[in-house]
RNA sequence: AGAGUUUGAUCCUGGCUCAGAAUGAACGCUGGCGGCGUGCUUAACACAUGCAAGUCGCACGAGAAAGCCUUGGCUUGCCAGGGCGAGUAAAGUGGCGCACGGGUGAGUAACGCGUGGGUAAUCUACCCUUGAAUCGGGGAUAACCCUUCGAAAGGAGGGCUAAUACCGGAUAAUAUCGGUUUAUUUUCGAGUAUCCCGAUCAAAUGUGGCCUCUACAAGUAAGCUACUGUUUGAGGAUGAGCCCGCGUACCAUUAGCUAGUUGGCAGGGUAAAGGCCUACCAAGGCGACGAUGGUUAGCUGGUCUGAGAGGAUGAUCAGCCACACUGGAACUGACACACGGUCCAGACUCCUACGGGAGGCAGCAGUGAGGAAUUUUGCGCAAUGGGGGAAACCCUGACGCAGCAACGCCGCGUGAGUGAUGAAGGCUUUCGGGUCGUAAAGCUCUGUCAAGUGGGAAGAACCUGCAGAUGGCUAAUAUCCAUAUGCACUGACGGUACCACUGAAGGAAGCACCGGCUAACUCCGUGCCAGCAGCCGCGGUAAUACGGGGGGUGCAAGCGUUAUUCGGAUUUACUGGGCGUAAAGCGCGCGCAGGCGGUUUUGUAAGUCGGAUGUGAAAGCCCUGGGCUCAACCCGGGAAGUGCAUUCGAUACUGCAUGACUUGAGUAUGGGAGAGGGAAGUGGAAUUCCUGGUGUAGAGGUGAAAUUCGUAGAUAUCAGGAGGAACAUCGGUGGCGAAGGCGACUUCCUGGACCAAUACUGACGCUGAGGCGCGAAGGCGUGGGGAGCAAACAGGAUUAGAUACCCUGGUAGUCCACGCCCUAAACGAUGUCAACUGGUUGUUGGGGGAGUGAAAUCCCUUAGUAACGAAGCUAACGCGUGAAGUUGACCGCCUGGGGAGUACGGCGCAAGAUUAAAACUCAAAGGAAUUGACGGGGACCCGCACAAGCGGUGGAUGAUGUGGAUUAAUUCGAUGCAACGCGAAAAACCUUACCUACCCUUGACAUGUCCAGGAUCCUGCAGAGAUGCGGGAGUGCCCGAAAGGGAAUUGGAACACAGGUGCUGCAUGGCUGUCGUCAGCUCGUGUCGUGAGAUGUUGGGUUAAGUCCCGCAACGAGCGCAACCCUUAUCAUUAGUUGCUACGCAAGGGCACUCUAAUGAGACUGCCGGUGACAAACCGGAGGAAGGUGGGGAUGACGUCAAGUCCUCAUGGCCCUUAUGGGUAGGGCUUCACACGUCAUACAAUGGUCGGUACAGAGGGUUGCCAAGCCGCGAGGUGGAGCCAAUCCCAGAAAGCCGAUCGUAGUCCGGAUUGGAGUCUGCAACUCGACUCCAUGAAGUCGGAAUCGCUAGUAAUCGCGGAUCAGCAUGCCGCGGUGAAUACGUUCCCGGGUCUUGUACACACCGCCCGUCACACCAUGGGAGUGGGUUUCACCAGAAGUAGGUAGCCUAACCGCAAGGAGGGCGCUUACCACGGUGGGAUUCAUGACUGGGGUGAAGUCGUAACAAGGUAACC
Repeated sequence: AGAGUUUGAUCCUGGCUCAGAAUGAACGCUGGCGGCGUGCUUAACACAUGCAAGUCGCACGAGAAAGCCUUGGCUUGCCAGGGCGAGUAAAGUGGCGCACGGGUGAGUAACGCGUGGGUAAUCUACCCUUGAAUCGGGGAUAACCCUUCGAAAGGAGGGCUAAUACCGGAUAAUAUCGGUUUAUUUUCGAGUAUCCCGAUCAAAUGUGGCCUCUACAAGUAAGCUACUGUUUGAGGAUGAGCCCGCGUACCAUUAGCUAGUUGGCAGGGUAAAGGCCUACCAAGGCGACGAUGGUUAGCUGGUCUGAGAGGAUGAUCAGCCACACUGGAACUGACACACGGUCCAGACUCCUACGGGAGGCAGCAGUGAGGAAUUUUGCGCAAUGGGGGAAACCCUGACGCAGCAACGCCGCGUGAGUGAUGAAGGCUUUCGGGUCGUAAAGCUCUGUCAAGUGGGAAGAACCUGCAGAUGGCUAAUAUCCAUAUGCACUGACGGUACCACUGAAGGAAGCACCGGCUAACUCCGUGCCAGCAGCCGCGGUAAUACGGGGGGUGCAAGCGUUAUUCGGAUUUACUGGGCGUAAAGCGCGCGCAGGCGGUUUUGUAAGUCGGAUGUGAAAGCCCUGGGCUCAACCCGGGAAGUGCAUUCGAUACUGCAUGACUUGAGUAUGGGAGAGGGAAGUGGAAUUCCUGGUGUAGAGGUGAAAUUCGUAGAUAUCAGGAGGAACAUCGGUGGCGAAGGCGACUUCCUGGACCAAUACUGACGCUGAGGCGCGAAGGCGUGGGGAGCAAACAGGAUUAGAUACCCUGGUAGUCCACGCCCUAAACGAUGUCAACUGGUUGUUGGGGGAGUGAAAUCCCUUAGUAACGAAGCUAACGCGUGAAGUUGACCGCCUGGGGAGUACGGCGCAAGAUUAAAACUCAAAGGAAUUGACGGGGACCCGCACAAGCGGUGGAUGAUGUGGAUUAAUUCGAUGCAACGCGAAAAACCUUACCUACCCUUGACAUGUCCAGGAUCCUGCAGAGAUGCGGGAGUGCCCGAAAGGGAAUUGGAACACAGGUGCUGCAUGGCUGUCGUCAGCUCGUGUCGUGAGAUGUUGGGUUAAGUCCCGCAACGAGCGCAACCCUUAUCAUUAGUUGCUACGCAAGGGCACUCUAAUGAGACUGCCGGUGACAAACCGGAGGAAGGUGGGGAUGACGUCAAGUCCUCAUGGCCCUUAUGGGUAGGGCUUCACACGUCAUACAAUGGUCGGUACAGAGGGUUGCCAAGCCGCGAGGUGGAGCCAAUCCCAGAAAGCCGAUCGUAGUCCGGAUUGGAGUCUGCAACUCGACUCCAUGAAGUCGGAAUCGCUAGUAAUCGCGGAUCAGCAUGCCGCGGUGAAUACGUUCCCGGGUCUUGUACACACCGCCCGUCACACCAUGGGAGUGGGUUUCACCAGAAGUAGGUAGCCUAACCGCAAGGAGGGCGCUUACCACGGUGGGAUUCAUGACUGGGGUGAAGUCGUAACAAGGUAACC
């Protein structure tokens, strides 16, 4: 730092996805050790059990027991007493603590938190410093004892007693309060200091020591002394309360909220300001700078991520807050409205004797439950810290440690070196090998960790005790205190860390991935199945994507998956995006708030900039140093903390204030232009209607018709009249207006813009959320009007249908007045304003100049409106002084497609408009441009494509092929053109692949091994045959002297293997068809374009042709075209036998001619004329056998159709292996209601039949062609000459010609079919051959819709030959004979080519694609309602508590002689108030018969709306 994914490809827009880091994690597989951390994210769900807050005898009274020792009594095992235990335990009064520490995050959107201030509006126990004081009394009460209630928990009554418990009194200040003086500060409220007067307020002792003073006079007490506590001040420290500025989530589909509400005065209350509370007065206060309401949430330091800015988060650690079963309340206290306190209410659990009681793990462990998920009912107070104590010490689940868990981070190990027969084995293989792999084994070493044995720290020093020393207090060498030294005491972890030794490579590697992204490839299995998948996507028989194996890659005691966050994502854009067409400019204006604002003076210093100070806790991050062997981790120091506050300074810019200016803006004067707006009036043309005239049969309408009108007189035409609406020509990318929009003429009223020149005002400006106004068409309401047009509707057509397009009618409406509606593709798809930045041309309005008699015309300027273009911009298209360029100001809007501009809510009388989601679903949707393909788009061109002709097919009979049906089998393939007389250039057997039956199994055929035989020939029996069983004759070839060897051959054995017309032509090669013998298809370099691509190859001509010429950012080249090849037409030369023959009867001669076959010549637009651009070329002509590629053939570019062929051949893979192989016989491929293709023969007189007669070419021939002659009506037979072929034979060509006959008839046409008799081939003609003769004589009288071939030696017609072949030809392939007609032309049909255009197509129109309906599933809206939650209003109710009141009851301290009082308590009551109750409302969630649309689904149904002019242009 990027990558994948929209397309045939491209660029862009845009979403989705991935690679990274992280986590209090969980799950799967696996698991050696250690260190340091971390560990209920869910049910603030419920909790058994134990522990988590006590301590002080130096505050106080009281005070056991067990046990031991002992005394006495005697009923010798009992009673009584004493001492120790012991002033101990336990309990109580009292003090301090329990408000800390520990837990949790429910609530809270708040001064809760953060940050910075204020407190002159406050408090602060213990602690520190400092001043003063600590006098003298009183009455109770627990404990304890007695009685008593209760199951218990707990009480009740009576009696005794103490205090540092409680209560008066004294004294007291710079304390508090009231009054007052002065000074000072000030936020003007007050504060601080100070003088004087008055009033008020306190206390507690305890312990140790001593005898200097006093008393008794022993030693104690008063006393003194030390320490401690207590009281009251002042100051500090610490902690806390309150107030303020700023910051602190989402929703406007929450827009108005508020009566203690806002303020004041007075009072109350508090430690303290304050509506905090009460009474009264006023009517305020908050809010688009977001009040109120709703939802969610503890906040922060920090943590994760990120380059940063940001985003997300708030576990552990630290600060603050809130909470403690739920709700309420106060008490005590320095501090609480109190986690392990109290009271009340509620829910729940437990105990109960049913009367009543007890409880609160969100402390540490632990249990249940929930959940994907989170630990031990451990040890210790040794350390650190806390509470109490004078201290020892006690308490401390804080804490320190250990345990469990790979939950995380960090470190270590699982060995190291050597070792190639590259072992065995696995996998794979092209069978050669390759790979695992120096990996292993083997050899040589080492010893971390683990294990065992032995040793063994630091964490410990305070305190305290002892010792001596010094100092202080003091009368004192007592005590006591302080300081330092020495000694002693104290370890949960733990015999742990660490060290040494022992032996031993021994005990220690997995997980994920391997199609691309993304590092890593093969085999087998599976066969759209099973499965995978983060995205794209894999899987339908050769899967690097599924599963397994081998191998590899990555990480490693872990590895993957899932979830979540940030990143990538500049994909919310502050840094750092956009809005003409991709999503996105409000339809247009006016304008409040807001934002922004011309030149200049002075001041100020709010913003801004700089310095200083304070703060920004610690921890963390960063830098640096140090400690654990390193690291993680820990410790020290520094930096940073971009912030806030205070203060000092600067004054350019912005703001504010002030004075001025004229260029922005505006006003005045003078002009001309204009469909600008409103009102009133007027006009002519046309349509329609009415009246009248003329006139007669049609009119109208259409693609064609019909409905319709018309003999009751239409249409047409003339005249007159009525009425409504709209204003031709001018008229124009002309004008005006903000937009919508505005078009006859005149008048009136009225808005705006523009130009020119001066004068005036002096920033008065720009934009503009809300708001207000205008706003086409259409629609609504009321009332008019209604000619034409015309939704709806009716009819006629069209059509498969036609609720449409077309036609005939026709109502709302269109018009007017008034009032609504408020939307359009309201578009320049381009918000408004301002400034700047080359030009050219047209046009409209104004002005100036030149010019003219006047014009025209030209130049300059200004305001519009158009076209083209520079720079620049843009994804491209395009925009381009009228910007989409370069900038500034302000507003609006966008953030993937669909769902959806929909639902709900708000607005509205309605129609509906506006505002405006989500669930769910897809991996795209989209823009511009490119190449193709396509179009019922355009232009040009070609072709037997049409047309013009000739002859056919389609009808008949037959042949043949196919489909279908049938069958044991009717083998298989070919299926639009481009399958169907095709593979098949020959199915009786064979062929043959099919069926039935019978046989063979290393096989009919190939190679290898072993054994045996032997050349080979003749022959018998059985059988349908294959085959089986025999008999006989007989010993090969080559080398070698021989021995022997080699090759070939037959039989047998076993195994490798053979064999397969079995499957896959969609795994393939090769071959072929087709577009198409169409003129195309490409490349190199250059250029253009971001790119796909373009250019070249387009254009103007021309051609059969991308053929050639010219032009041109192209220049060249290749495959095609053409030519070269064969044949044919002419001639020449050469050669001539079997050919020919002018000589000739022949033989012979000759080679001129015909011919044969070889080489050449010839034709090239070469020549002439014209046209053309001076070209290419075309037209005409001459010459010539032939004239413009002379005719024909061979030759088939890049490619298309997964076209055809695995049954020609070859071949991968799969399948069969006593069979899907091989052999044999018979049958079948030849079936037959039917359908189609291709042909043959006909229907006749241009003919049939009979007789006579003429002329080819090209082929074939030795298992062959077969002559003459003879026989047969004939097929044929016989015969044997000739011929391995220019020699002989097949072989008589036929149509034609010359005669004859038939006379339009199912015939003297036609020949099918059938009967009979034969011939030939062959082993064999039954299924199933061909031919001959005699007889028979069917359909058929020229063929519907439709359709085929052919442009000249062609069509048509006539015969001949050949391949295959024993035989079989109407088929196929060739050959010649006779020999036409027509082509105006390119409108149309079909096919093709080039250019262009549109496209939503690219599997490319046989494309794409829309909607209803039917079925399944999913989420969602409505819905009579139903059930919950939250909240609010009104009312009822009112526990505990506090405050107020108090007529009832009770009452130690004080007053009083007493009565009594003061004061207090209980009770009652009032106010406030929690739970609870009733009724109404709001809101939200769930559910609901039925119902609405939406989405997604396999090949469902109906049509064909859109994309091409999509067949009626589309769209709003």